[in-house]
A computed fold for a 91-nucleotide RNA from Alicyclobacillus sp. SO9, annotated as c-di-GMP-I riboswitch aptamer.
Lineage of the source: Bacteria > Bacilli > Caryophanales > Alicyclobacillaceae > Alicyclobacillus.
Rfam family: c-di-GMP-I riboswitch aptamer. About the family: GEMM was predicted in a large-scale screen for bacterial structured RNA regulatory elements.
The sequence is in RNAcentral, with records from Rfam.
The prediction has a mean pLDDT of 88.
RNA sequence: UACGGAUAAAGGCACCCUUGGAGGAAACUCCAAGAUACGCAAAGCCACGGAGCUACGGUACAUCUUGUGCUAUGCCCGCCGGGUUACCCAU
Numbered sequence: 001u002a003c004g005g006a007u008a009a010a011g012g013c014a015c016c017c018u019u020g021g022a023g024g025a026a027a028c029u030c031c032a033a034g035a036u037a038c039g040c041a042a043a044g045c046c047a048c049g050g051a052g053c054u055a056c057g058g059u060a061c062a063u064c065u066u067g068u069g070c071u072a073u074g075c076c077c078g079c080c081g082g083g084u085u086a087c088c089c090a091u
Base pairs, nucleotide, nucleotide: 004089005088012040013039017034018033019032020031021030022029023028038078044084045083046082048081049080050079052075053074057071058070059069060068061067062066
């Protein structure tokens, strides 16, 4: 350095839920407080590939002042893969 991950050690992240607030068309994201610990050896970071979510806008259709379908440039890294950084040290 690479690989590996234990009844090791010190730590870390924080599922779900409640209340209030902000952004957003939505999905979803963020902040504060409470309550809590599903779990994670990268559950640190990145939207590069796939999966999934939403459909403002665009578009097609229709029973047409509305509705339905399709669609990502939006979202998601705690879905999988990939990239990248990193604590410890048994086998």